RNA sequence: AUCGUUAAAGGCAAACUCGUUGAAAAACGAGGGCGCAAAGCCACCGGUCUAAGGGUGAACACCUAGGACAGCGGAGCCGCCAGAC
Numbered sequence: 001a002u003c004g005u006u007a008a009a010g011g012c013a014a015a016c017u018c019g020u021u022g023a024a025a026a027a028c029g030a031g032g033g034c035g036c037a038a039a040g041c042c043a044c045c046g047g048u049c050u051a052a053g054g055g056u057g058a059a060c061a062c063c064u065a066g067g068a069c070a071g072c073g074g075a076g077c078c079g080c081c082a083g084a085c
Base pairs, nucleotide, nucleotide: 002084003083004081011036012035016031017030018029019028020027021026034071040077041076044074045073046072047069048068049067050066053064054063055062056061
């Protein structure tokens, strides 16, 4: 420096349960552990979800400012270990 495969030091934590926040998507804390070599950071591009507020509408509903997701893909930034070469 490269690869990341069963080495080693370690790390993260899905579903689900409880609590808190939120209109919701969801987030945070505790338990839990499906998985993860960037499951570290970042909403820039695509995508998915939401729609209290706003718009259309008689209504169902639809659209949307905004919000959420980095454990959906891509771009960008940063980084641990030392097994193999």